[in-house]
RNA sequence: GGGGUGGUAGCUCAACUGGCAGAGCGUCGCGUUCGCAAUGCGAAGGUUGGGAGUUCAAGUCUCCUCCACUCCA
Numbered sequence: 001g002g003g004g005u006g007g008u009a010g011c012u013c014a015a016c017u018g019g020c021a022g023a024g025c026g027u028c029g030c031g032u033u034c035g036c037a038a039u040g041c042g043a044a045g046g047u048u049g050g051g052a053g054u055u056c057a058a059g060u061c062u063c064c065u066c067c068a069c070u071c072c073a
C1' cells in the first nucleotide's frame, strides 16, 4: 500500500428483505425481609465510530474518513 470482518445503552450482544432502536447483565426507585442476599414491579440510560449522499423513511443502501482484528504484499 491492497483485500476481508467488525464498531449499536456502563458491559456482552440482537434488530429479517430499508418501516416505532431492543434484550440480558449492571445502575436507580418501590414492594417483599428485623437487616442483607435472592426475587417481583417500575424507571433512567443511545449523535447506531464521524461526515456526506439516495429515499416519504437509513442501524440497514452508496461514497469519504477514523479505530480494532485479520489476510496479502
Base pairs, nucleotide, nucleotide: 001072002071003070004069005068006067007066010025011024012023013022019056027043028042029041030040031039049065050064051063052062053061
Background:
Predicted 3D model of a 73-nucleotide RNA (transfer RNA) from Isosphaera pallida ATCC 43644. Rfam family: tRNA. Its family is annotated with triplet codon-amino acid adaptor activity in the Gene Ontology. It is annotated as a transfer RNA. The gene name in the source record is tRNA-Ala-CGC-1-1. Model confidence (mean pLDDT): 81 of 100.